[in-house]
Context: one part of a larger RNA
RNA sequence: GACGAACGCUGGCGGCGUGCCUAACACAUGCAAGUCGAACGGAACUGUUUUGAAAGAUUUCUUCGGAAUGAAUUUGAUUUAGUUUAGUGGCGGACGGGUGAGUAACGCGUGAGUAACCUGCCUUCAAGAGGGGGAUAACAUUCUGAAAAGAAUGCUAAUACCGCAUGACAUAUCGGAAUCACAUGGUUUUGAUAUCAAAGAUUUUAUCGCUUGAAGAUGGACUCGCGUCCGAUUAGAUAGUUGGUGGGGCAACGGCCUACCAAGUCGACGAUCAGUAGCCGGACUGAGAGGUUGAACGGCCACAUUGGGACUGAGAUACGGCCCAGACUCCUACGGGAGGCAGCAGUCGGGAAUAUUGCGCAAUGGAGGAAACUCUGACGCAGUGACGCCGCGUAUAGGAAGAAGGUUUUCGGAUUGUAAACUAUUGUCGUUAGGGAAGAUACAAGACAGUACCUAAGGAGGAAGCUCCGGCUAACUACGUGCCAGCAGCCGCGGUAAUACGUAGGGAGCAAGCGUUAUCC
Numbered sequence: 001g002a003c004g005a006a007c008g009c010u011g012g013c014g015g016c017g018u019g020c021c022u023a024a025c026a027c028a029u030g031c032a033a034g035u036c037g038a039a040c041g042g043a044a045c046u047g048u049u050u051u052g053a054a055a056g057a058u059u060u061c062u063u064c065g066g067a068a069u070g071a072a073u074u075u076g077a078u079u080u081a082g083u084u085u086a087g088u089g090g091c092g093g094a095c096g097g098g099u100g101a102g103u104a105a106c107g108c109g110u111g112a113g114u115a116a117c118c119u120g121c122c123u124u125c126a127a128g129a130g131g132g133g134g135a136u137a138a139c140a141u142u143c144u145g146a147a148a149a150g151a152a153u154g155c156u157a158a159u160a161c162c163g164c165a166u167g168a169c170a171u172a173u174c175g176g177a178a179u180c181a182c183a184u185g186g187u188u189u190u191g192a193u194a195u196c197a198a199a200g201a202u203u204u205u206a207u208c209g210c211u212u213g214a215a216g217a218u219g220g221a222c223u224c225g226c227g228u229c230c231g232a233u234u235a236g237a238u239a240g241u242u243g244g245u246g247g248g249g250c251a252a253c254g255g256c257c258u259a260c261c262a263a264g265u266c267g268a269c270g271a272u273c274a275g276u277a278g279c280c281g282g283a284c285u286g287a288g289a290g291g292u293u294g295a296a297c298g299g300c301c302a303c304a305u306u307g308g309g310a311c312u313g314a315g316a317u318a319c320g321g322c323c324c325a326g327a328c329u330c331c332u333a334c335g336g337g338a339g340g341c342a343g344c345a346g347u348c349g350g351g352a353a354u355a356u357u358g359c360g361c362a363a364u365g366g367a368g369g370a371a372a373c374u375c376u377g378a379c380g381c382a383g384u385g386a387c388g389c390c391g392c393g394u395a396u397a398g399g400a401a402g403a404a405g406g407u408u409u410u411c412g413g414a415u416u417g418u419a420a421a422c423u424a425u426u427g428u429c430g431u432u433a434g435g436g437a438a439g440a441u442a443c444a445a446g447a448c449a450g451u452a453c454c455u456a457a458g459g460a461g462g463a464a465g466c467u468c469c470g471g472c473u474a475a476c477u478a479c480g481u482g483c484c485a486g487c488a489g490c491c492g493c494g495g496u497a498a499u500a501c502g503u504a505g506g507g508a509g510c511a512a513g514c515g516u517u518a519u520c521c
Base pairs, nucleotide, nucleotide: 001520002519005517006516007515008514009513012392013391014390015389016388017387018385019384020350026347027346029345030344031343034091035090036089039088040087042085043084044083045082046081047080050077051076052075053074054073059068060067061066098303099302100301107228108227109226110225111224112223113222114221117220118219122216123215124214125213126212127211128210130164132162133161139154140153141152142151143150144149170195171194172193173192174191175190176189177188178187179186180185200208201207202206229275231273236266237265238264241263242262243261244260245259246258247257248256278300279299280298281297282293283292284291285290305326306325307324308323309322328339329338330337331336356382358381359380360379364378365376366375367374368373395425396424397423398422405416406415407414408413429462431457432456433455434454435453439448465510466509467508468507469506470491471490472489476505477504478503479502480501486493487492
């Protein structure tokens, strides 16, 4: 000098940052990933059209028996419109957010390569979208179960699913030609054979979609050179091990896997083993070289109760998906079920120690949607902690009888000290009242927020401590104590005149902080 700090004493305000470093311990509760009715059939509700039934106010006629009229009401069928939505379907839940357990590794950094690769949504270009089929959830009925949930039968739709047609500059196989090269080979062109596609919706007028192919962009995958902690009181390690051939698998290369064959491969230029550790841009320090470090912000990696596994998908370590096993917790009718905060808050525990179960989607960004919009603990804000940095204030000017009081004294004085009192002034911050934003592009929409800021009023009122004073090191006297009590970073102080212990007065240094402790340079 620095710090994600803690502790002691003290504490006025604001801005910007920052806050579980320990138990990757266990978690009550709420929220954190949905959305689309312009893909689909239903269901419920509210109107509307037509029509049937029940009962029937009122009015008219009346031979007083009744006949006609038919308002409001209830209920069924039907037409059509709107709202909501459990289910099928699409897209998204692989992003965003958290943590650093593991990992000494092509994990990371840097530089190359892929003639060995993939890429939803997006952009550009080329071509197409013909004609059919069978189901299934929802729903209804029945049944089982304490529940979670499940079963049977029947019905139905689609941008769900499946054939057929067409089809290439697509894929595969077999050929021809040109050209290039970096070992395998690449690119272009041409011929034959074989194999594959599609879906519609709507405000009815153009959009949004669908299928195939070629490019781009973006994102990823793999390979290699170099660099990347400590221990030799770890010296040998290795059988899919090293290489080859055939086969399989993969987006792709490859012992990645498998069968056979060979016996290799790594190692004192430190293999193997053991310990420790996420890596980097950076950060701290230092004149630099270097040393230390990897909180916050950004990039990459790994992980999601522990261990395994695949499914779906353009994409999976799949945190808030699935299956199995283990530990733990909970429910149970004992047959069986449910769960996963290293998301945001919050709780227990651990610890020297680390915050609110807050507001809002107004902004930025993301998902879905044609849009309106919905969702978003990302994010924007507020709350909390002097945890850090920065800024401001706690007054200003005058004022000598050098007051009183305190301390000291050689009793004359000295000092506290212009300090106070007293006089005059100011109003930062704070208080009260009034006004009141930008951030929003425009018809609308501002959580923050009645905040920032502006104006006025009143009034020195509400705002100073901490450490030190032997030398290093700025700052001295008195009393108490008497090798005791104690101090101390080092040297060292204390045994009766202690500037070193304790108290007081005075002084020095920093200041809303000051000291101590831990760690690094």
Record summary
A computed fold for a 521-nucleotide part of an RNA from an uncultured bacterium, annotated as small-subunit ribosomal RNA, 5' domain. The RNAcentral record of the full RNA draws on ENA, Greengenes and SILVA.